RNAcentral holds the sequence, with entries from Rfam.
Predicted 3D model of a 73-nucleotide RNA (transfer RNA) from Chelonia mydas.
It matches the Rfam family "tRNA". Rfam classes the family as a transfer RNA. Its family is annotated with triplet codon-amino acid adaptor activity in the Gene Ontology.
Its mean pLDDT, the model's own confidence on a scale to 100, is 81.
RNA sequence: GGGGAAUUAGCUCAAGUGGUAGAGUGCUCGCUUCGCAUGCGAGAGGUAGUGGGAUUAAUACCCGCAUUCUCCA
Numbered sequence: 001g002g003g004g005a006a007u008u009a010g011c012u013c014a015a016g017u018g019g020u021a022g023a024g025u026g027c028u029c030g031c032u033u034c035g036c037a038u039g040c041g042a043g044a045g046g047u048a049g050u051g052g053g054a055u056u057a058a059u060a061c062c063c064g065c066a067u068u069c070u071c072c073a
Stems, first nucleotide, its partner, number of pairs: 001072007010025004027043005049065005
């Protein structure tokens, strides 16, 4: 210098052939215990890296940029 992939909840990751998003774990509260752990129940937490475009509607499609990983030279 060129090609490819990734970016979604604190963390690790899903889903949807476009119709305003979920799980595990962590966190908070409650039940259970003499107490702790385990277990069970409930809850909070994300305008989806960033800017723009097409669309009635975008996390998803198109373009630029940023960061990370990877391949080639």